Lysine riboswitch aptamer from a pig gut metagenome, 162 nucleotides, folded computationally. Its mean pLDDT, the model's own confidence on a scale to 100, is 78.
[in-house]
RNA sequence: AGAUAGAGGUCGCGUUAAUUAUGAGUAAGCCGUCUGAUGUGUCAGGCACAGGGGAGGACAGUUGAAAGGAAAAGACGCCGAAAGUAUACAGUUCCUGAGAUUGUAUACUUGGGCAUAGGGUGAAGAACUCUAUGACUGUCAUCGCAAGAUGGGGAGCUAUCU
Numbered sequence: 001a002g003a004u005a006g007a008g009g010u011c012g013c014g015u016u017a018a019u020u021a022u023g024a025g026u027a028a029g030c031c032g033u034c035u036g037a038u039g040u041g042u043c044a045g046g047c048a049c050a051g052g053g054g055a056g057g058a059c060a061g062u063u064g065a066a067a068g069g070a071a072a073a074g075a076c077g078c079c080g081a082a083a084g085u086a087u088a089c090a091g092u093u094c095c096u097g098a099g100a101u102u103g104u105a106u107a108c109u110u111g112g113g114c115a116u117a118g119g120g121u122g123a124a125g126a127a128c129u130c131u132a133u134g135a136c137u138g139u140c141a142u143c144g145c146a147a148g149a150u151g152g153g154g155a156g157c158u159a160u161c162u
Base pairs, nucleotide, nucleotide: 001162002161003160004159005158006157009079012078013077014076015075016074019071020070028063029062030061032059033058034057035056038050039049040048041047042098043097044096045095046094082110083109084108085107086106087105088104089103090102091101092100093099111137112136114134115133116132117131118130119129120128121127139152140151141150142149143148
């Protein structure tokens, strides 16, 4: 240097997912009263459609969801498992631009999970994520009789073979 095998664990990582809560007594439907010109297609411009045979709104009654986001038994694949950020390209969203979203590629960052604080996404006090801090854990190096201390980063570490 290469090949093969392997370890890390307060929920190790990812995929899928029975089920569950949230969304929400919301949207929407129906009915009634009042009002009266706009409304819908994410935003701007365009274009299209609906609209005094009542758009939209308010209030009361009744019926009453879903998606995105989340948790998760179990199953499966695994131990750069994987995640994040940036850029480019492509798809979708009526057209163009913006935005959103999905995928692919490249580069960079992160050993792992946890807690706290702040920022971001988010309907959310859920959850995720970024940064900082803290202890923990694994691993190697140095010091040490030991206990342990300090430091490093997964392009690492351990074993075997060449």